A computed fold for a 77-nucleotide RNA from a Piscirickettsiaceae bacterium, annotated as transfer RNA. It matches the Rfam family "tRNA". Rfam links the family to the GO term triplet codon-amino acid adaptor activity. The sequence was found in a public genome assembly.
[in-house]
RNA sequence: GCGCUCGUAGCUCAGCUGGAUAGAGUGUUGGCCUCCGAAGCCAAAGGUCAUGAGUUCGAAUCUCAUCGGGCGCACCA
Numbered sequence: 001g002c003g004c005u006c007g008u009a010g011c012u013c014a015g016c017u018g019g020a021u022a023g024a025g026u027g028u029u030g031g032c033c034u035c036c037g038a039a040g041c042c043a044a045a046g047g048u049c050a051u052g053a054g055u056u057c058g059a060a061u062c063u064c065a066u067c068g069g070g071c072g073c074a075c076c077a
Stems, first nucleotide, its partner, number of pairs: 001073007010026004019057001028044005050066005
């Protein structure tokens, strides 16, 4: 340099063929419980869906560009 692939909550990941307010587990915080903890139960907070543009009535999902991670190939006097 070329190709493929991935980017969604602090972390690990869902999200079907484009459809309305984006979810789960774990963690965090508060409460219940307990002599105190752990475990368990309840609740809450937490998201520019990597960024920008485009298509569409409607985009996490489709298209293009850019950025970043991973893999492969090529180049390397």